[in-house]
C1' cells in the first nucleotide's frame, strides 16, 4: 500500500408503510415490458416472494 477469504456494519432488490425470509451490493447493487431507425405509441403492478395496513381501480351488497 494492493489483492483475497470470513466476520461485523450499511445500502439495495420498477411508486408508500411494517414483519419474515431469500437474493445482490460495498459507491456498486437498483432504476419494468412491448413495438418504432428515432421521435412517438401500448401493457401489467404498491410484494424480490408470503402476510398485513394504506392509497389506487373494477364489481356486488347493505
Nucleotide at each position: 500500500a494492493g489483492u483475497c477469504a470470513a466476520a461485523u456494519c450499511g445500502g439495495c432488490g420498477a411508486u408508500g408503510g411494517a414483519g419474515u425470509c431469500c437474493g445482490c451490493c460495498g459507491c456498486a447493487a437498483c432504476u419494468g415490458c412491448c413495438u418504432u431507425c428515432a421521435u412517438g405509441g401500448g401493457c401489467u403492478g404498491a410484494u424480490g416472494a408470503c402476510u398485513c395496513c394504506u392509497g389506487c381501480a373494477u364489481g356486488a351488497a347493505u
A computed fold for a 62-nucleotide RNA from a Deltaproteobacteria bacterium, annotated as Fluoride riboswitch aptamer (crcB RNA motif). Model confidence (mean pLDDT): 78 of 100.